This is a predicted structure of a 502-nucleotide part of an RNA (small-subunit ribosomal RNA, 5' domain) from an uncultured bacterium. The full RNA is in RNAcentral, with records from ENA, Greengenes and SILVA. The prediction has a mean pLDDT of 87. Its Rfam family is "Bacterial small subunit ribosomal RNA".

[in-house]
Context: one part of a larger RNA
RNA sequence: GACGAACGCUGGCGGCGCGCCUAACACAUGCAAGUCGAGGGAGAACCACUUUCGGGUGGGGAGACCGGCGAACGGGUGAGUAACACGUGAGGAACCUGCCCUGUAGACCGGAAUAACCAUGGGAAACUGUGGCUAAUGCCGGAUAUGACCUCCUGUCGCAUGGUGGGGGGUGGAAAUGGGUUUCCGCUACGGGAUGGCCUCGCGGCCUAUCAGCUUGUUGGUGGGGUGAUGGCCCACCAAGGCGACGACGGGUAGCUGGCGUGAGAGCGCGACCAGCCACACUGGGACUGAGACACGGCCCAGACUCCUACGGGAGGCAGCAGUGGGGAAUCUUGCGCAAUGGGCGAAAGCCUGACGCAGCGACGCCGCGUGCGGGAAGAAGGCCUUCGGGUUGUAAACCGCUUUCAGGGGGGAAGAAGCGAGAGUGACGGUACCCUCAGAAGAAGCCCCGGCCAACUACGUGCCAGCAGCCGCGGUAAUACGUAGGGGGCGAGCGUUGUCC
Numbered sequence: 001g002a003c004g005a006a007c008g009c010u011g012g013c014g015g016c017g018c019g020c021c022u023a024a025c026a027c028a029u030g031c032a033a034g035u036c037g038a039g040g041g042a043g044a045a046c047c048a049c050u051u052u053c054g055g056g057u058g059g060g061g062a063g064a065c066c067g068g069c070g071a072a073c074g075g076g077u078g079a080g081u082a083a084c085a086c087g088u089g090a091g092g093a094a095c096c097u098g099c100c101c102u103g104u105a106g107a108c109c110g111g112a113a114u115a116a117c118c119a120u121g122g123g124a125a126a127c128u129g130u131g132g133c134u135a136a137u138g139c140c141g142g143a144u145a146u147g148a149c150c151u152c153c154u155g156u157c158g159c160a161u162g163g164u165g166g167g168g169g170g171u172g173g174a175a176a177u178g179g180g181u182u183u184c185c186g187c188u189a190c191g192g193g194a195u196g197g198c199c200u201c202g203c204g205g206c207c208u209a210u211c212a213g214c215u216u217g218u219u220g221g222u223g224g225g226g227u228g229a230u231g232g233c234c235c236a237c238c239a240a241g242g243c244g245a246c247g248a249c250g251g252g253u254a255g256c257u258g259g260c261g262u263g264a265g266a267g268c269g270c271g272a273c274c275a276g277c278c279a280c281a282c283u284g285g286g287a288c289u290g291a292g293a294c295a296c297g298g299c300c301c302a303g304a305c306u307c308c309u310a311c312g313g314g315a316g317g318c319a320g321c322a323g324u325g326g327g328g329a330a331u332c333u334u335g336c337g338c339a340a341u342g343g344g345c346g347a348a349a350g351c352c353u354g355a356c357g358c359a360g361c362g363a364c365g366c367c368g369c370g371u372g373c374g375g376g377a378a379g380a381a382g383g384c385c386u387u388c389g390g391g392u393u394g395u396a397a398a399c400c401g402c403u404u405u406c407a408g409g410g411g412g413g414a415a416g417a418a419g420c421g422a423g424a425g426u427g428a429c430g431g432u433a434c435c436c437u438c439a440g441a442a443g444a445a446g447c448c449c450c451g452g453c454c455a456a457c458u459a460c461g462u463g464c465c466a467g468c469a470g471c472c473g474c475g476g477u478a479a480u481a482c483g484u485a486g487g488g489g490g491c492g493a494g495c496g497u498u499g500u501c502c
Stems, first nucleotide, its partner, number of pairs: 001501003005498005012369006018362002020327001025325003029322003034069003039066002046059005076280003086204007095197002100193007108142004117132006148171010178185002206252003213243003218240008255277004259270004282303005305316004333359001335358003341355001342353004372402004382393004406443001408438005416429001419426002446491005451472003457486005467474002
């Protein structure tokens, strides 16, 4: 000098930030991911008309169901990880990419189901069985097709495997022009782009040799499996290799980076907030769906724990936002709003959004402001000291004049709003900021230190006691070092102490 700090004393206001560093301990409650009726069927309440009262028709569209997209983003945490995890540079002739942009071509003919629903059954519940009906932008078959794979002929290019172009023979694709209709939105195949991702490699960044040898899928080959793709990734066979003092293997510690702190720099230490990447989601394992996951608020299995139960069986996962217990020196509200920005869905209106925007609490930090300003005695009183003359507190107070920031009262009162909507209208923050005005010095100062280092001295008390202390050291009867007081020094809504780093 610095801090995500804590502790002690003290505490007026504002702006901007920051706020579980410990138990990746356990969690009550609420909320945090939905949306589309312009994909589909069915259709409650309610309204109107009608009824031979059972009902029927039209409007209306809730909730549920099928289907699409999203849920792989956003948000949290740092457990694990010494690794191509990260940073940086390069390669992929070994790769994928929904939505978006762009180009070319196309959408022909058919079919079978199933949920909802109805009927009925089982169960305490969670839930579930059987039979029957039905739709689609759900599913399936056939036709067509430059494109993909195999094969034949051939041109051309390259850094090896090889790439690329032209021409002939076998497999596979459309949502029945689907929805809306004014514009339009969709679907399929192929090519290109963009974005995102995957793989490989060079180099770089911890401690330990009181860890010196390590290794059998180990190292390589052939063939195969698997993947979007290379590869011992996996498998069979063959060979006997591979790594290591330039530190293998083992142990310890640790998310990495942009950066942050310090320092003249070199360096050293750190990785909170913000941003990028990675990893994880009660613990361990696994796959499914999908363009994308081995998936925080999805599924299955095992385990520990908690809860419900009619004992047969079930339910759960805050390292999301708030909040609770616990641990701890220590870290906040079970707030408001989708007005803005951003995201999902939708043609749109709009809906959802604890992302986000705000507010609340905390001097935790940085910054700003205030607690008044001017005058006022050779100098009141009181306090303290005294050589008893006086000195000092001290222009300090009183007193006189003035001002009114901030806080307080009254009045006015935003920008942030572009967009959307036919229009009316639409701001959580908030009657906030800001402006005008009123009253009155009025409501607002403490903390540490004063032996040397180190700026600031006397008195009394105490008597190696009580105590102080960062180091040196003070205290045993005159202590500037302990305690109190007066005075003084430093900083100031803070000041000290402790811890850590430079």